Background: Predicted 3D model of a 158-nucleotide RNA (c-di-AMP riboswitch aptamer (ydaO/yuaA leader)) from Kitasatospora sp. MMS16-BH015. Taxonomically the source falls in Kitasatospora (Bacteria, Bacillati, Actinomycetota, Actinomycetes). Its mean pLDDT, the model's own confidence on a scale to 100, is 78.

[in-house]
């Protein structure tokens, strides 16, 4: 100098993902507060004019039967229908390589504007859910480094 590996600090970035308390333990567990998420009335929205509705597999009841089978329910299970969390979507090509455009959506240390870079993933929940007062009831993980320009603003030292 370069390249790996551990520990502490202190400053950020995405994101709800912060902090207190208790318990013998910097673990682990329980509990609080802040933030975040889902169900959940009237009213509204929707949606049907009539139940001929509400997938699929297994399994057990009960029923009918043309004995091949079909109808309902309970119970397990699954994922193409739908719905959630989240910014991660829409449309057009090309497809069999998941590319490519466009429009849209998110991020970089208070806002905005202008320029530069950069993300549009996953994962839940199982036939099913609009808002939704009260009321129920769940999370609070992870990953990681950004420092152009003007103007408004705040805050801190002195």
């Nucleotide at each position: 100098c370069c390249g790996u590996g551990g520990g502490c600090a202190c400053u950020a970035c995405c994101g709800a993902g912060c902090u207190c308390u208790g318990u013998a333990a910097c673990g682990g567990c329980a509990g609080g507060a802040g933030c975040g998420g889902g169900g959940g009335a009237c009213c509204c929205a929707g949606g049907u004019c009539a139940g001929u509705a509400c997938g699929c597999c297994g399994u057990c009841c009960g029923g009918a039967c043309a004995c091949g089978u079909c109808c309902g329910g309970g119970c397990g299970g699954c994922u193409u229908g739908g719905g959630g969390u989240g910014a991660a979507g829409c449309c057009g090509c090309a497809u069999u390589c998941c590319g490519c455009g466009g429009c849209c959506g998110g991020g970089c240390a208070u806002c905005u504007c202008c320029a530069g870079c950069c993300c549009g993933a996953a994962c839940c929940c199982g036939a099913c859910a609009g808002c939704u007062c009260a009321c129920c009831u769940c999370g609070u993980c992870g990953g990681c480094g950004u420092c152009g320009g003007a103007g408004a603003g705040g805050a801190a030292c002195a």